[in-house]
Molecule: FMN riboswitch aptamer (RFN element)
Organism: uncultured Agathobacter sp.
RNA sequence: UUCUUCGGGGCAGGGUGCUGCGUGAUAUCGCAUAUUCCCGACCGACGGUAUAGUCCGUGAACUGCUUAGGCAGCCGAUCCGGUGAGAUUCCGGGACCGACAGUAUAGUCUGGAUGAGAGAAGAA
Numbered sequence: 001u002u003c004u005u006c007g008g009g010g011c012a013g014g015g016u017g018c019u020g021c022g023u024g025a026u027a028u029c030g031c032a033u034a035u036u037c038c039c040g041a042c043c044g045a046c047g048g049u050a051u052a053g054u055c056c057g058u059g060a061a062c063u064g065c066u067u068a069g070g071c072a073g074c075c076g077a078u079c080c081g082g083u084g085a086g087a088u089u090c091c092g093g094g095a096c097c098g099a100c101a102g103u104a105u106a107g108u109c110u111g112g113a114u115g116a117g118a119g120a121a122g123a124a
Base pairs, nucleotide, nucleotide: 001124002123003122004121005120006119013039014038015037019032020031021030022029041108042107043098044097045058046057047056048055053096054095062073063072064071065070078094079093080092081091082090100111101110102109
């Protein structure tokens, strides 16, 4: 330098009932109805570093530009105690965070995506 393969996980259980239907009805009745609401449960890409969702950096998503390759912007969240030479990484305890579109309001459902990709392994 070229090629090949790999390369993201997650609502158990309970409550409510917008709305729809029974039904002509803005019914106080019945049925259905949210993995989105409430309680609670669960999940954690890649590189670095004492083993990290929260440190440093990268990727993805989102926004703008570009014929294209790509470039620019944006980019969430952690404390206390202990051990130790050294840990916001281990141990104990308590918190917190999570793109866009759809839909009853979504980190977990469906979709763009049998995509893209940091990167990992291997071959020549």